[in-house]
Large-subunit ribosomal RNA, domain II from an Actinomycetota bacterium, 718 nucleotides, folded computationally. The full RNA is in RNAcentral, with records from ENA. The coordinates come from a structure-prediction model, not an experiment, and the mean pLDDT is 84. Its Rfam family is "Bacterial large subunit ribosomal RNA".
Context: one part of a larger RNA
RNA sequence: GCCGGCGAGUUGCGUUACGUGGCAAGGUUAAGGGGUGUCCCGGAGCCGUAGCGAAAGCGAGUCCGAACAGGGCGAUCCAGUCGCGUGAUGCAGACCCGAAGCCGAGUGAUCUAUCCAUGGGCAGGUUGAAGCGCGGGUAAGACCGCGUGGAGGACCGAACCGACUCGGGUUGAAAACCGGGCGGAUGACCUGUGGAUAGGGGUGAAAGGCCAAUCAAACUCGGUGAUAGCUGGUUCUCCCCGAAAUGCAUUUAGGUGCAGCGUCGUGCGUUCCGUGGUGGGGGUAGAGCACUGCUUGGGCUAGGGGGCCUACAAGCUUACUGAACUCAGGCAAACUCCGAAUACCAUCACGCCAAGCACGGCAGUGAGACUGCGAGCGCUAAGGUCCGUAGUCGAGAGGGAAACAGCCCAGAUCGCCAGCUAAGGUCCCCAAGAACGUGCUAAGUGGGAAACGAUGUCCAACCGCGCAGACAGCCAGGAGGUUGGCUUAGAAGCAGCCAUCCUUGAAAGAGUGCGUAACAGCUCACUGGUCGAGUAGUUGGGCGCGGAAAAUGUAACGGGGCUCAAGCACGUCACCGAAGCUGCGGGAUCGAUCCACGAGCCGGCCCAUACAGGGUGCUGUAUGGGUCCAAGCGGGUCGAUCGGUAGGGGAGCAUGGCCACGCGGGUGAAGCGGCGGCGCAAGCCAGCCGUGGAUGCGUGGCGAGAGCGAAUGCCGGC
Numbered sequence: 001g002c003c004g005g006c007g008a009g010u011u012g013c014g015u016u017a018c019g020u021g022g023c024a025a026g027g028u029u030a031a032g033g034g035g036u037g038u039c040c041c042g043g044a045g046c047c048g049u050a051g052c053g054a055a056a057g058c059g060a061g062u063c064c065g066a067a068c069a070g071g072g073c074g075a076u077c078c079a080g081u082c083g084c085g086u087g088a089u090g091c092a093g094a095c096c097c098g099a100a101g102c103c104g105a106g107u108g109a110u111c112u113a114u115c116c117a118u119g120g121g122c123a124g125g126u127u128g129a130a131g132c133g134c135g136g137g138u139a140a141g142a143c144c145g146c147g148u149g150g151a152g153g154a155c156c157g158a159a160c161c162g163a164c165u166c167g168g169g170u171u172g173a174a175a176a177c178c179g180g181g182c183g184g185a186u187g188a189c190c191u192g193u194g195g196a197u198a199g200g201g202g203u204g205a206a207a208g209g210c211c212a213a214u215c216a217a218a219c220u221c222g223g224u225g226a227u228a229g230c231u232g233g234u235u236c237u238c239c240c241c242g243a244a245a246u247g248c249a250u251u252u253a254g255g256u257g258c259a260g261c262g263u264c265g266u267g268c269g270u271u272c273c274g275u276g277g278u279g280g281g282g283g284u285a286g287a288g289c290a291c292u293g294c295u296u297g298g299g300c301u302a303g304g305g306g307g308c309c310u311a312c313a314a315g316c317u318u319a320c321u322g323a324a325c326u327c328a329g330g331c332a333a334a335c336u337c338c339g340a341a342u343a344c345c346a347u348c349a350c351g352c353c354a355a356g357c358a359c360g361g362c363a364g365u366g367a368g369a370c371u372g373c374g375a376g377c378g379c380u381a382a383g384g385u386c387c388g389u390a391g392u393c394g395a396g397a398g399g400g401a402a403a404c405a406g407c408c409c410a411g412a413u414c415g416c417c418a419g420c421u422a423a424g425g426u427c428c429c430c431a432a433g434a435a436c437g438u439g440c441u442a443a444g445u446g447g448g449a450a451a452c453g454a455u456g457u458c459c460a461a462c463c464g465c466g467c468a469g470a471c472a473g474c475c476a477g478g479a480g481g482u483u484g485g486c487u488u489a490g491a492a493g494c495a496g497c498c499a500u501c502c503u504u505g506a507a508a509g510a511g512u513g514c515g516u517a518a519c520a521g522c523u524c525a526c527u528g529g530u531c532g533a534g535u536a537g538u539u540g541g542g543c544g545c546g547g548a549a550a551a552u553g554u555a556a557c558g559g560g561g562c563u564c565a566a567g568c569a570c571g572u573c574a575c576c577g578a579a580g581c582u583g584c585g586g587g588a589u590c591g592a593u594c595c596a597c598g599a600g601c602c603g604g605c606c607c608a609u610a611c612a613g614g615g616u617g618c619u620g621u622a623u624g625g626g627u628c629c630a631a632g633c634g635g636g637u638c639g640a641u642c643g644g645u646a647g648g649g650g651a652g653c654a655u656g657g658c659c660a661c662g663c664g665g666g667u668g669a670a671g672c673g674g675c676g677g678c679g680c681a682a683g684c685c686a687g688c689c690g691u692g693g694a695u696g697c698g699u700g701g702c703g704a705g706a707g708c709g710a711a712u713g714c715c716g717g718c
Stems, first nucleotide, its partner, number of pairs: 001718006011092013026047003032041003051058002061073004095233002098230001102223006113197009122187001124156003127152001131148006160184003164181005199215001201211003236652006246259005260365002262362007271355001273351008286338001287336002292332003296328004303321002305318004368393007376385002398409003413586004418582003424576003427560003433573001435572006446562001452546002456543007464535002473530005479503003484498003509524001513522002587642009600633002603629001604627010653707001655704001657702008671691005676685003
């Protein structure tokens, strides 16, 4: 991992709602007793029949109060109670598994820490302290030398003890090892044996180390099914409806309470919703500047500053500043003289199988996400965050967007080898137009991007010049006073400063640029000629160009590929295209309506029979017959509806056991294998074959250890 088996809302006692049954202003017993199967006795008690008050207490009233005031809660209409079943809840382990932990009683020092007692061990080599001897030395010493001597937590280094480093090992040979190197090795050394200290305790040259592979409190058993607002898991089917991720509060924020939203029941009966009419309040968008503030320029002007003048006072002046006032122009969430669209409230009418409201049972939700629009925060950042509003996802499949919860289209009851459409598409992949008409694009733009830049190109408008000849090119002129004056070494159109005139003329600047040391030279403006039809500029619009760098491989159309398009714009017709819509058929739910004629079930009534209870009448059950009501089961027709997570409601299937009735079985039960069939499904089975060898089935009811794929589930097998 797979397969098989096991594996999770139970039980008791209360409470509450619904269903159902008994009795009913009543209902019912409990303990206990008798009897022995479910019966009888037992009325204590409990609930109901009256409330109000804290209570005494009073009572259809009562309480507060002085009150005959007012008010609160009641009465005046409304049946309960005892079982059973189901839903939920309280107390209990309370759906199951899961802690780390806490406490108690014990067991441990054969590991290890420290200590006690008693033993054992340390190759070999080196150094050479004190002391002592001798010699030197001294007044005596000190001291010096040579020997002797053998000290040391002395030195080197095996055993022994350790564990610094590298490599290996890392499902190991080993739950700490192996190899190489490494530290101590007469000591605070190592070690044998026996003994001591025990869990909030020991021991510790101290790391929270060690106390049996376990230590910030050992291990075993118990309290114990500790607790777990947390995680995981929670087993058959079909049908109807179907959420929430919000508000307030919370030692609260991943929990919970109440409300909101779902479902089921009961009641009300159009109250809901939509559209239209009528009547309302508002201060948003926009706008405005009348208020509050901010603000640009001008005018006017008090005050202030500067200048002139001045003994003081005063005066004059100012390209300084400048309140108020004024003209023109702006800005505002916390400005408003104004002021929508929507939305909201009320009311009337119409539409509408569609809700709405109240009460009660049961919930789940209270982490939301993205997109459009309106705001805040942020950077007019974020797949950001926080509100509002709408949608989708959540809980929604289908088609489109290459792929793609939240975008676009569209809401899947089932079947069909039928049709029409939506979004989006129609050259091929790939269903449908290499469709049509008119333009545009040359960039593969399309098929990624800004400020900004540019004789790209198309369209529109305006304006200058132009056959009295424009624009571009070419030919020619481009002169004289004069080298203007100043400056300067020089300054002659052309370093710089000032001025910028006059003449000739078709035209020619006291000079546009290059150039020279300065001149010279080239050139331009300007003019004539040649040529012969447009040319120069501005603005707006369409499409394109540049701006443009990333990591495996083209890789920024899904691909191929596409250029009067298979690109873009506008227009037109056709087609394709979904689980949408339609057609035909089937099913279910809900509603309306019809049926009892032929038959059935249930219910009401009557009769007969049988049984049981009982004091006759009578009651209950079963069977048979008759009749009627009703329209419940059922059947027909029509209409609406049938995506769905949490969750609510409904109806069923299956399993082992029990009771009643009815059946099968050695002429072969169950189980197992096969063939075949039925039911929407869970599932079921007539019949047949094989296997098997003794129990099994149907109907009605009861009662559960009642359904497995998941829990790093448990046990077993492979």